[in-house]
């Protein structure tokens, strides 16, 4: 220098052939109760690394870049 795979919420990770961003844990409000746990409802939290291009649409295709891991010289 090259190749492969990743970067999506605070934390782990999902996103199917491009078609409303979601789960789990936490967090926060409430039930529940002697008390706390735990359990149950409910909210809130996103520039989908970052700059672009191609669509009527982009988390996903295409381009350069930035960081992670691993290979190969």
């Nucleotide at each position: 220098g090259c190749c492969u795979c990743g970067g999506u919420a605070g934390c782990u990770c999902a996103g199917u052939c491009g078609g409303u961003a979601g789960a789990g844990c936490g967090a926060u409000g409430g039930a529940c109760u002697g008390u706390u746990a735990a359990u149950c409802c409910a909210u809130a939290g996103g520039u989908c690394g970052c700059a672009g291009g191609u669509u009527c649409a982009a988390g996903u295709c295409c381009u350069g870049c930035c960081c992670g891991a691993g290979g190969c010289g």